[in-house]
RNA sequence: GAUCAAUAAAGGCAAACUUCAAGAAAUUGGAGGGCGCAAAGCCAUGGGUCUACGGUCGUCUGAUGUGACGACUACGAUUGCCAGGUUGCUGAU
Repeated sequence: GAUCAAUAAAGGCAAACUUCAAGAAAUUGGAGGGCGCAAAGCCAUGGGUCUACGGUCGUCUGAUGUGACGACUACGAUUGCCAGGUUGCUGAU
């Protein structure tokens, strides 16, 4: 340096849930808590998935809308969905 993750050692992170806060929501952050994780460190680059404030269209009705409902839409979210990039501890070969 490369590959691998058996065995150990030092550690690390932290699911669900509870609570507080932010957000239209998805979700995120703090505290508690541990399901698990060899990158469950970091990056939204590709794919997937989630949400729809706002926007567009439609329906409600004979007409109107500062109303209701539905469909589409990401510049929002998810790295603990997959892939990729990048950085790192230990051990073995």
c-di-GMP-I riboswitch aptamer from Alicyclobacillus sp. SO9, 93 nucleotides, folded computationally. Lineage of the source: Bacteria > Bacillati > Bacillota > Alicyclobacillaceae > Alicyclobacillus. The RNAcentral record of the sequence draws on Rfam. Its mean pLDDT, the model's own confidence on a scale to 100, is 86.